[in-house]
Molecule: RNase P RNA; transfer RNA
Organism: Mariprofundaceae bacterium
RNA sequence: GGAGUGGUUCGGAUAGUCGCGUUGGGCAUGUGCUUGCAUAUGCCUGCCGAGGAAAGUCCGGGCUGCACUGGGUAGGAUGCCGGAUAACGUCCGGCGGGGGCGACCCCGGGAAAGUGCUACAGAGAAUAGACCGCCAGAUUUAUCUGGUAAGGGUGAAAGGGUGCGGUAAGAGCGCACCGUCCCGCACGGUAACGGGCGGGAGCUGAGGUAAACCCCAUCUGCAGCAAGACCAAAUAGGGAAGCAUCAGGCGUGACCCGCGCUGCUUCCGGGUAGGUUGCUUGAGCCUGCGGGUAACCGCAGGCCUAGAUGAAUGACUAUCGCCGCUGUUUUCGGACAGGGAUACAGAACCCGGCUUAUAGGACCACUCCGCAG
RNA sequence: GCUCCCAUCGUCUAGCGGUCCAGGACGUCGCCCUCUCACGGCGAAAACAGGGGUUCGAGUCCCCUUGGGAGUACCA
Numbered sequence: 001g002g003a004g005u006g007g008u009u010c011g012g013a014u015a016g017u018c019g020c021g022u023u024g025g026g027c028a029u030g031u032g033c034u035u036g037c038a039u040a041u042g043c044c045u046g047c048c049g050a051g052g053a054a055a056g057u058c059c060g061g062g063c064u065g066c067a068c069u070g071g072g073u074a075g076g077a078u079g080c081c082g083g084a085u086a087a088c089g090u091c092c093g094g095c096g097g098g099g100g101c102g103a104c105c106c107c108g109g110g111a112a113a114g115u116g117c118u119a120c121a122g123a124g125a126a127u128a129g130a131c132c133g134c135c136a137g138a139u140u141u142a143u144c145u146g147g148u149a150a151g152g153g154u155g156a157a158a159g160g161g162u163g164c165g166g167u168a169a170g171a172g173c174g175c176a177c178c179g180u181c182c183c184g185c186a187c188g189g190u191a192a193c194g195g196g197c198g199g200g201a202g203c204u205g206a207g208g209u210a211a212a213c214c215c216c217a218u219c220u221g222c223a224g225c226a227a228g229a230c231c232a233a234a235u236a237g238g239g240a241a242g243c244a245u246c247a248g249g250c251g252u253g254a255c256c257c258g259c260g261c262u263g264c265u266u267c268c269g270g271g272u273a274g275g276u277u278g279c280u281u282g283a284g285c286c287u288g289c290g291g292g293u294a295a296c297c298g299c300a301g302g303c304c305u306a307g308a309u310g311a312a313u314g315a316c317u318a319u320c321g322c323c324g325c326u327g328u329u330u331u332c333g334g335a336c337a338g339g340g341a342u343a344c345a346g347a348a349c350c351c352g353g354c355u356u357a358u359a360g361g362a363c364c365a366c367u368c369c370g371c372a373g
Numbered sequence: 374g375c376u377c378c379c380a381u382c383g384u385c386u387a388g389c390g391g392u393c394c395a396g397g398a399c400g401u402c403g404c405c406c407u408c409u410c411a412c413g414g415c416g417a418a419a420a421c422a423g424g425g426g427u428u429c430g431a432g433u434c435c436c437c438u439u440g441g442g443a444g445u446a447c448c449a
Base pairs, nucleotide, nucleotide: 001369002368003367004366005365006364007363008362009361010360012320013319014318015317016316017315018314020049021048023046024045025044026043027042028041029040030039031038032037033036051344055355056354058353059352060351061350062349063224064223065222066221070257071256072255073254075220076219077218078217079216080094081093082092083091084090095108096107097106098105099104109215110214114213115212116209117208118207131152132151133148134147135146136145137144138143160178161177162176163175164174165173179203180201181200182199183198184197185196187194188193228277229276230275231274238268239267240266241265242264243263248262249261250260251259252258270448271447272446284303285302286301287300288299289298290297291296322340323339325338326337327336328335329334374445375444376443377442378441379440380439383399384398385397386396391429401417402416403415404414405413422438423437424436425435426434
């Protein structure tokens, strides 16, 4: 200098003018009464006023309500091991397999309980298999019969590999080594697992598929702030049909048993659609110290940082900042003038994650290649 | 805000993971028929919303994104 890997972070700044939302204070006016407070409106003024994803709503938790007397079934989710955590499908550390020269990245129970699927091609596709070839025999020498999984061919996949022996030709048919699987032993490790020793199996129950059914283990009540609570307003607990009439129906927010309740379902019709609360101080943020490889945890100090409800958080101007496109200049670092870009996107009960979108930057660590010393 | 559902020719749809180069109807276009139009006959063009993964193989299974649709106040 070039190519790349992993991660962190910013995502405009300042000033002025106009404007919006919540809220504190002051003034004015109106209303109420307990006569100095409450409330409404207007004006002035002060503080504060979107995000890294506020998004998708894919997971988990808080909070709230319903159900809680229990049992069973189904459903859903997750899936190597250990840890973190309020919890998780997240994160951290490790283990095994695969990819990359490498930094690094991707994947993760069981195919040895059972069932299913495996198109086309191919002779044969899971109880293997004779198309070509090879070998033997027959013979009508263009053929037939048998043996054979070494070689060819098909396919995503053809039922271990190399060598020697063996044979008519061959073959775990036999043997050696390598590989695979099973069992046992001790060692290291919390464990997944690792390497080692011994024994067994000619290779078996052993092709793949569980984001096919399924099996095993663990977890799991249901709903969501339009949850829920309160106030106010208003009306007809009205009509029709169907089912049932002591057995059914409803509830127990999937089903059954059990338990509880007593008509149930559908359609038509009616009223109000205003306010308060939940509502933002929280597993909160920042700094420092300590523990831990890390995720994270503990302690001390400091800070308060949107709460709207057809829904505020904006617009314009100037300067700086960004790009380095054009021109001028240069002491080759740059400077000046003109020009250009400024993304994704907008809280709606609150948090922890994941995923997706994102103009333009900044920084850290590491890898490979080339050159020079 | 919350909770669900859907996406295949221009439209409505079919489609066990495999003979799918995706079938059908209506519509469109061309030719034939007719004096002409219609009807009818023959033929053609035309689609799996986008991306990634699982698998030998994906319209179909899983995940993400995009677009569209539905339900959802209280009283009684």